Description: This is a predicted structure of a 476-nucleotide part of an RNA (small-subunit ribosomal RNA, 3' major domain) from a metagenome. Its mean pLDDT, the model's own confidence on a scale to 100, is 82. Rfam family: Bacterial small subunit ribosomal RNA. Gene Ontology terms of the family: ribosome and structural constituent of ribosome.
Context: one part of a larger RNA
RNA sequence: UGACGGGGGCCCGCACAAGCGGUGGAGCAUGUGGCUCAAUUCGAUGCUACGCGAAGAACCUUACCAGGCCUUGACAUGCACUAGACCGACUCUGAAAGGAGUCUUCCCUUCGGGGCUGGUGCACAGGUGCUGCAUGGCUGUCGUCAGCUCGUGUCGUGAGAUGUUGCGUUAAGUCGCGCAACGAGCGCAACCCCUGUCCUUAGUUGCCAUCAGGUAAAGCUGGGCACUCUAGGGAGACAAACCCUCUCUGAGGGUGGGAAGGUGGGGAUGACGUCAAGUCAGGAUGGCCCUUACGGCCUGGGCUGCACACGUGCUACAAUGCUCGGUACAGAGGGACGCAAUACCGCGAGGUGGAGCAAAUCCUAAAAACCGAGCCCAGUUCAGAUUGCAGUCUGCAACUCGACUGCAUGAAGCCGGAAUCGCUAGUAAUGGCGUAUCAGCUACGACGCCGUGAAUACGAUCCCGGGCCUUGUACA
Numbered sequence: 001u002g003a004c005g006g007g008g009g010c011c012c013g014c015a016c017a018a019g020c021g022g023u024g025g026a027g028c029a030u031g032u033g034g035c036u037c038a039a040u041u042c043g044a045u046g047c048u049a050c051g052c053g054a055a056g057a058a059c060c061u062u063a064c065c066a067g068g069c070c071u072u073g074a075c076a077u078g079c080a081c082u083a084g085a086c087c088g089a090c091u092c093u094g095a096a097a098g099g100a101g102u103c104u105u106c107c108c109u110u111c112g113g114g115g116c117u118g119g120u121g122c123a124c125a126g127g128u129g130c131u132g133c134a135u136g137g138c139u140g141u142c143g144u145c146a147g148c149u150c151g152u153g154u155c156g157u158g159a160g161a162u163g164u165u166g167c168g169u170u171a172a173g174u175c176g177c178g179c180a181a182c183g184a185g186c187g188c189a190a191c192c193c194c195u196g197u198c199c200u201u202a203g204u205u206g207c208c209a210u211c212a213g214g215u216a217a218a219g220c221u222g223g224g225c226a227c228u229c230u231a232g233g234g235a236g237a238c239a240a241a242c243c244c245u246c247u248c249u250g251a252g253g254g255u256g257g258g259a260a261g262g263u264g265g266g267g268a269u270g271a272c273g274u275c276a277a278g279u280c281a282g283g284a285u286g287g288c289c290c291u292u293a294c295g296g297c298c299u300g301g302g303c304u305g306c307a308c309a310c311g312u313g314c315u316a317c318a319a320u321g322c323u324c325g326g327u328a329c330a331g332a333g334g335g336a337c338g339c340a341a342u343a344c345c346g347c348g349a350g351g352u353g354g355a356g357c358a359a360a361u362c363c364u365a366a367a368a369a370c371c372g373a374g375c376c377c378a379g380u381u382c383a384g385a386u387u388g389c390a391g392u393c394u395g396c397a398a399c400u401c402g403a404c405u406g407c408a409u410g411a412a413g414c415c416g417g418a419a420u421c422g423c424u425a426g427u428a429a430u431g432g433c434g435u436a437u438c439a440g441c442u443a444c445g446a447c448g449c450c451g452u453g454a455a456u457a458c459g460a461u462c463c464c465g466g467g468c469c470u471u472g473u474a475c476a
Stems, first nucleotide, its partner, number of pairs: 001476002003473003007470007016459001019423005026315008034306002042053002064301007073124001077123008088103006106115003126290002129288003135284001137279003140275001142273001147186006153162003166177003192267004197235007206225003211222003238261001241255006317416001321375006333364003338357002343352003382413001387408007429452007
């Protein structure tokens, strides 16, 4: 100087408390451990691994295993020799890859050769083989915590100190005052984006108040750009105004005005560093290793195995519910190898067909809520696992191993031990919708979007994490 303390002081955070909803019990989905296996490819492992890399494992992917094959190689560049084509079509064998073969077939030229391709040979290619403790880059975490430093000066023999401590204050090393310090940098804040109010510009594909036409209905048509909206520009909030308090400086408390008030809400943004944290399997890269194989191709299998254990989720256990009928209201997206309306067929998944739409125009396209009826507390008109049969769709192909539909079947489950998680407002809870990946899908995941919409916070004793000052130390 740090680090640590079941030392002290001050202060924060859904850290506790106050509340609401869960997990831990059940079934299923998914990841992991373990076991098994020819293989169940590899990595991630307290917080910070475990719906993680994987935003799509039937083949492919694929790195794993078995078997069948290739050896200048699936891919790059160069050299030498050799052939004339390459491409394409076909035959035999074969699970395919591969192997064997048939047919067809060049261009330029200064005649030296060159281009292109095949073969042979040589340099080399290739490796998801090892080392993240050789690395770059990127990332997680402490933590969006308020800290981390420097120049000059001063103090100290020195390591270092001071500044950065103190008194107030703040979300903040934020600001003020004081002070052997005076300044400065990286962080904080602001500048950026979305959202909340108003003005203005513009008015189609959006909108419809007024006028006219028109319909079963409909901005449907003429017309209009008021309004909504769209997307450019601007205004607005600064403790600005008034009152009170303190050291009269900066701040704090209150009031009004205002769409919004004390950082308005949300995002992007992550200092010096820590964990030899993670990644050589995204790609890059040093070293080491393999070279008829640790490289390459193919078929099939595996990554989906199942006495078990854990994590993360979904669905429930019902009446604030379930079933049936009726009926209303979104936002953000996506669409040409696509989205697909009206219509017809099918109980349905879906099929036939195809208007319209490179889309503010067309399509995809809501549910909970609301109204009415039934159920009457029961393992039930709850719950839906499992299984049987019959089907649909994608795809070369659904046996291992896809999703979905119909009929039948109808398991556990009556609110969950010890323990444990999230959340302070348009939040939690709850309802649906969309997108990426993608032929299809094991999505109940991830990332977004809107609808409905709470309860509680006395407080600072305690648990956890953190900041500043101080104290002890046999630790560095």